This is a predicted structure of a 102-nucleotide RNA (Purine riboswitch aptamer) from Sporosarcina sp. NCCP-2716. Lineage of the source: Bacteria > Bacilli > Caryophanales > Caryophanaceae > Sporosarcina. Its Rfam family is "Purine riboswitch aptamer". For this family Rfam cites "Riboswitches Control Fundamental Biochemical Pathways in Bacillus subtilis and Other Bacteria" (Mandal et al., Cell, 2003). Clan: Purine riboswitches. The coordinates come from a structure-prediction model, not an experiment, and the mean pLDDT is 76. Of the family's consensus pairs, 100% are formed in the model.
RNA sequence: UGAAAUUGAAUAGAUGAUUGUCGUAUAACCUUGGGGAUAAGGCCCAAAAGUCUCUACCAAAGCACCGUAAAUGCUUUGACUACGAUGAAUGGAACGCUUCUU
Repeated sequence: UGAAAUUGAAUAGAUGAUUGUCGUAUAACCUUGGGGAUAAGGCCCAAAAGUCUCUACCAAAGCACCGUAAAUGCUUUGACUACGAUGAAUGGAACGCUUCUU
């Protein structure tokens, strides 16, 4: 002088989990099959499609329409999920990588 290890102190504050907001996806939309109700009714089940996408594909309210038939329509409001960004609070290396097992 350099390196390593250990101890102490200080500084720093990664990833993750939680949560707010925003963006992207999707229009909580669309097409069918089977069954069911009938103005005190207008529903249930299944499939397909839609997303550089897993999941979901509904609810409530209001209005209309159908003169008893087989068919519902419009409007408003309200989510979840996937990915990304950012903020908050928490936390304090619990992270990352590799291998094995489940």